[in-house]
Notes: Two RNAs folded together computationally: RNase P RNA and transfer RNA, 426 nucleotides in total. Rfam match: Bacterial RNase P class A. Rfam's curators write: Ribonuclease P (RNase P) is a ubiquitous endoribonuclease, found in archaea, bacteria and eukarya as well as chloroplasts and mitochondria.
RNA sequence: GGAGUUGGCCGGGUGACCGCGGCCCCCUCGAGGGCUGAGGAAAGUCCGGACUCCACAGGGCAGGACGCUGGGGAAAGCCCAGGCGGGGCGACCCGCGGAUAGUGCCACAGAAAGAGACCGCCGCCGGAGACGGCGGUAAGGGUGAAAAGGUGGGGUAAGAGCCCACCAGCGCGCCGGGCGACCGGCACGGCUCGGCAAACCCCGUCCGGAGCAAGGCCAAGCAGGAGGCAUGGGUGGCCCGCCCGUCGCCUCCGGGUAGGCCGCUAGAGGCGGGCGGCAACGUCCGUCCCAGAUGGAUGGUCACCCGUCCCUUACUGGACGACAGGAUCCGGCUUACAGGCCGACUCCCGUG
RNA sequence: UGCGGGGUCGUCUAACGGCAGGACGCCUGGCUCUGGACCAGGAAGUUGGGGUUCGAAUCCCUGCCCCGCAGCCA
Numbered sequence: 001g002g003a004g005u006u007g008g009c010c011g012g013g014u015g016a017c018c019g020c021g022g023c024c025c026c027c028u029c030g031a032g033g034g035c036u037g038a039g040g041a042a043a044g045u046c047c048g049g050a051c052u053c054c055a056c057a058g059g060g061c062a063g064g065a066c067g068c069u070g071g072g073g074a075a076a077g078c079c080c081a082g083g084c085g086g087g088g089c090g091a092c093c094c095g096c097g098g099a100u101a102g103u104g105c106c107a108c109a110g111a112a113a114g115a116g117a118c119c120g121c122c123g124c125c126g127g128a129g130a131c132g133g134c135g136g137u138a139a140g141g142g143u144g145a146a147a148a149g150g151u152g153g154g155g156u157a158a159g160a161g162c163c164c165a166c167c168a169g170c171g172c173g174c175c176g177g178g179c180g181a182c183c184g185g186c187a188c189g190g191c192u193c194g195g196c197a198a199a200c201c202c203c204g205u206c207c208g209g210a211g212c213a214a215g216g217c218c219a220a221g222c223a224g225g226a227g228g229c230a231u232g233g234g235u236g237g238c239c240c241g242c243c244c245g246u247c248g249c250c251u252c253c254g255g256g257u258a259g260g261c262c263g264c265u266a267g268a269g270g271c272g273g274g275c276g277g278c279a280a281c282g283u284c285c286g287u288c289c290c291a292g293a294u295g296g297a298u299g300g301u302c303a304c305c306c307g308u309c310c311c312u313u314a315c316u317g318g319a320c321g322a323c324a325g326g327a328u329c330c331g332g333c334u335u336a337c338a339g340g341c342c343g344a345c346u347c348c349c350g351u352g
Numbered sequence: 353u354g355c356g357g358g359g360u361c362g363u364c365u366a367a368c369g370g371c372a373g374g375a376c377g378c379c380u381g382g383c384u385c386u387g388g389a390c391c392a393g394g395a396a397g398u399u400g401g402g403g404u405u406c407g408a409a410u411c412c413c414u415g416c417c418c419c420g421c422a423g424c425c426a
Stems, first nucleotide, its partner, number of pairs: 001348010012305007020037006039323001043334002046332005051211004063207005068082005083096005097202002102200002104196003118141002120137007149167006168192001170189002173186005215262004224253006230246006255425003269288008306321005353422007362376004370406001378394005399415005
C1' cells in the first nucleotide's frame, strides 16, 4: 500500500424568530412566564414476560415450542464461555438430542436403495463350435445424490475381512485429564451396521385462555325480540312432561352511541465509578427524572458551520441531509439504514 | 392498536417432496369474400431472499403484498 474479518459508536450541529402536545407557576389571568417533548431500530408483531380479566381440587390426554455442555437471566426461538462437526490459506463464520425403539420415504437411472448377479471373472454340464443351462463370486465395469471400509500381502477354481499387517471408523472395558459436553492413551471385539426426524415418531424440558379495543368508573341516548344454561313457582301421589316467572349468564337478530376519567407511565430505569467474574452478568455507592398524545403534538423560516452531489481551472453559486417515527410497559430476535468514526485481528505485496 | 386468514401464467383453478397441468383470454398459421365460430401450433406462472433435502410450489426461517374481525350502552 492492497484485500478482508470482527466488536462497538454516531447518524447533522449551534443560534434567533414563529408554531404545536404535556405539566407547572401567578390577582401584571394575558397575544404572560418556566420546564419538557421519538428511535437504534419507536418497525415487523416473530419469541418471552410484567399487568389485567376469565377459568381452575389434583393430575392426565391432545396440541404446540425448544433441544451439545456449563454459566447468566424474571423468562425466552435470548446472551456469554466452552465442546464437537463443517467451510475458509487465515482472522473468523455456520451448524448441533435420538437413524442398533419402531414405522415410512429414497423419484429417474440402475441387477440391486438393506440387502443385490446386468456386464465381466471362475467352475461344472451340454454342444464340433458359436453358444446355452446350473452354480460360485461384490475384486473390476456400468447407473446414481448416495452402492457397504482403504492400501498391501496371503489365500482361492475365480474371489471376498476369508485370514494377516498398517490406517480410518464403530462398540465395549480400563487408565489419565475436565464440574461437564468431551479429549488423550492402552487392550479387546465383530471385522464395518447407508441417508432423511425443518417425515411420522421416541426421549427430555416448558406451556390454562385472552389481551390496554385487557379491565374499572361516570355520562348521554334507544326498543325490544328469539333461543340456550342456571334457578324459582304452579299442575301432579312421584318421575318424565307441560305452563309461568327470574337485579343472573351466554349466543343471535334488531336498536342506540362514536363522550369523559382511571389504567398511563419511577422503571427487571438511565448515567458515572468501585468490587467479583475470562465473559454474559451480579453487587455496592453516587447522581438524574427522561413523551404520555387519542384521528393522534415533536414542524417551519433565516444565518453560520459540517457532510455529499452538480457546474467551474478555481473562487463564487445551486441542490440535498440514510432508514424511519411513540400509542400499556419491559427483555430479546429479525428486518431497513446515505455517510462517517473508533478498537482488535488476518492474509498478500513492497521497503528498511 | 391488537388478533386471524391467504398469495400458482393476464384471470379462474389443479398438482402424496420427484418433468408445474387445465379452462378462458393473448399471439401465429389455416378455413372464409370478410369477421365470428372451428382446426393446428406457440408464448406466458409458483410473492422476494435464505435454509433443510440428492431434489422444494409443497417443509423451516425472514421480508413484501392482499383480505377479514373487534369498541361502548342496552